[in-house]
The prediction has a mean pLDDT of 78. Predicted 3D model of a 99-nucleotide RNA (TPP riboswitch aptamer (THI element)) from Sediminivirga luteola. Lineage of the source: Bacteria > Actinomycetes > Micrococcales > Brevibacteriaceae > Sediminivirga.

RNA sequence: GCGCACGACACGGGGUGCCGGUGACGACGCCGGCUGAGAACACACCCGUUGAACCUGAUCUAGUCAGUACUAGCGGAGGGAAUGUCAGUUGCGCCCCUU
Numbered sequence: 001g002c003g004c005a006c007g008a009c010a011c012g013g014g015g016u017g018c019c020g021g022u023g024a025c026g027a028c029g030c031c032g033g034c035u036g037a038g039a040a041c042a043c044a045c046c047c048g049u050u051g052a053a054c055c056u057g058a059u060c061u062a063g064u065c066a067g068u069a070c071u072a073g074c075g076g077a078g079g080g081a082a083u084g085u086c087a088g089u090u091g092c093g094c095c096c097c098u099u
Stems, first nucleotide, its partner, number of pairs: 001094005007086004011048004016042001017034007054079003060073004
């Protein structure tokens, strides 16, 4: 000096289920529980091609469980936002100079 990670801002993308109870024909609402970063307003969380954030496959397969949730496979499958700026020298790597 450069790059990456980390931090902030801007822009963009994404998901919001399952179970029990209750009001209720139902839709929908409320309370509690489960997993998770997040289970609709949280101005939150996650992700932005170095892309498993997220969608399709999928009312999939195996396991597990109260559960259709969850875990793994599927997945060297297909799609998916095509990023920018600033700060810093804290961490890592590389290059140059000097000793």

Of the family's consensus pairs, 100% are formed in the model. Its Rfam family is "TPP riboswitch aptamer (THI element)". About the family: Vitamin B(1) in its active form thiamin pyrophosphate (TPP) is an essential coenzyme that is synthesised by coupling of pyrimidine and thiazole moieties in bacteria. The previously detected thiamin-regulatory element, thi box was extended, resulting in a new, highly conserved RNA secondary structure, the THI element, which is widely distributed in eubacteria and also occurs in some archaea. Analysis of operon structures identified a large number of new candidate thiamin-regulated genes, mostly transporters, in various prokaryotic organisms. The THI element is a riboswitch that directly binds to TPP to regulate gene expression through a variety of mechanisms in archaea, bacteria and eukaryotes. through a variety of mechanisms in archaea, bacteria and eukaryotes. Tandem TPP riboswitches have been reported where both TPP riboswitches respond independently to TPP. The structure of TPP riboswitch has been reported for Escherichia coli and Arabidopsis thaliana. The literature on the family includes a 2002 paper in J Biol Chem by Rodionov et al., "Comparative genomics of thiamin biosynthesis in procaryotes. New genes and regulatory mechanisms".